[in-house]
RNA sequence: CUCUUAUCGAGACAGGCAGAGGGAGCGGCCCGAUGACACCUGGGCAACCGGUCUUCCCCCGAAGAUGCGGUGCCAAUUCCGACGGCGGAUUCGCCGACAGAUGAGAG
Numbered sequence: 001c002u003c004u005u006a007u008c009g010a011g012a013c014a015g016g017c018a019g020a021g022g023g024a025g026c027g028g029c030c031c032g033a034u035g036a037c038a039c040c041u042g043g044g045c046a047a048c049c050g051g052u053c054u055u056c057c058c059c060c061g062a063a064g065a066u067g068c069g070g071u072g073c074c075a076a077u078u079c080c081g082a083c084g085g086c087g088g089a090u091u092c093g094c095c096g097a098c099a100g101a102u103g104a105g106a107g
Stems, first nucleotide, its partner, number of pairs: 001107008013042004021031003026081003043074003048070003051066006078099001083096005
């Protein structure tokens, strides 16, 4: 980087450093010199994979717990929309796809 698959309406902040952009891209709308983004330290959230424990089970395995290890995450629903469909529907609402993110597996 590509493919497969699951999930994406919940949850979780302080300090340091740095100095202008950031929220993937486009449009919107937001965040940002009252210092964002990135990075570092500490803390936290969650429970995808592994471990451990408990229960069920002949086995395969299933459910639950724990939070030890590997990731991930800690503004806004993936911030909203874009493409298609439905509802009497340019504005509203709902559903699906695309794209993206993360885990696990494969090449």
This is a predicted structure of a 107-nucleotide RNA (SAM riboswitch aptamer (S box leader)) from a Bacillota bacterium. The model forms 97% of the base pairs in the Rfam consensus.